Annotation: Predicted 3D model of a 101-nucleotide RNA (TPP riboswitch aptamer (THI element)) from Litoreibacter ponti. NCBI's taxonomy places the organism under Bacteria, Alphaproteobacteria, Rhodobacterales, Roseobacteraceae, Litoreibacter. Its mean pLDDT, the model's own confidence on a scale to 100, is 79. Rfam family: TPP riboswitch aptamer (THI element). Rfam's curators write: Vitamin B(1) in its active form thiamin pyrophosphate (TPP) is an essential coenzyme that is synthesised by coupling of pyrimidine and thiazole moieties in bacteria. On this family, see Winkler et al., Nature 2002: "Thiamine derivatives bind messenger RNAs directly to regulate bacterial gene expression".
RNA sequence: GGAGAUCCGUCGGGGUGCCCUUAGGGGCUGAGAGGCAGAAAUGCCGACCCGCCGAACCUGAUCCGGGCAAUGCCGGCGUAGGGAACGGGUACCACCGCCAA
Numbered sequence: 001g002g003a004g005a006u007c008c009g010u011c012g013g014g015g016u017g018c019c020c021u022u023a024g025g026g027g028c029u030g031a032g033a034g035g036c037a038g039a040a041a042u043g044c045c046g047a048c049c050c051g052c053c054g055a056a057c058c059u060g061a062u063c064c065g066g067g068c069a070a071u072g073c074c075g076g077c078g079u080a081g082g083g084a085a086c087g088g089g090u091a092c093c094a095c096c097g098c099c100a101a
Base pairs, nucleotide, nucleotide: 001095002093007088008087009086010085011051012050013049014048017028018027019026020025034045035044036043037042057082058081059080063076064075065074066073
C1' cells in the first nucleotide's frame, strides 16, 4: 500500500398473508403480518429485515409435491431471471515494495 467482518456516518430497497368473530377482538407461521389517509389504486409514518459476499424482496405463480382449520405453512422451482451503497475503518488475511539479520 491492498483487501477488510463486527462497528460508525449518511442514503436507499422490501414485504405486511391465512382463518374465526355482531362490533370490540382472537388464533396460525414468521425478524416483521402495525398505524393513519383514501372508494380503490396508492401514499406517509413506525418496527423489522436487507443493500452486489445481494433467498431482504419480486417474477415464474391462479406453478408442482406435502401438510393444515386455512395460508408461500414446509419443500421444490433456485449453481432460473431480476433486485437497493457509498464513505470511514478495527479484528483477521494473503500478496508486493523497502530496511535489517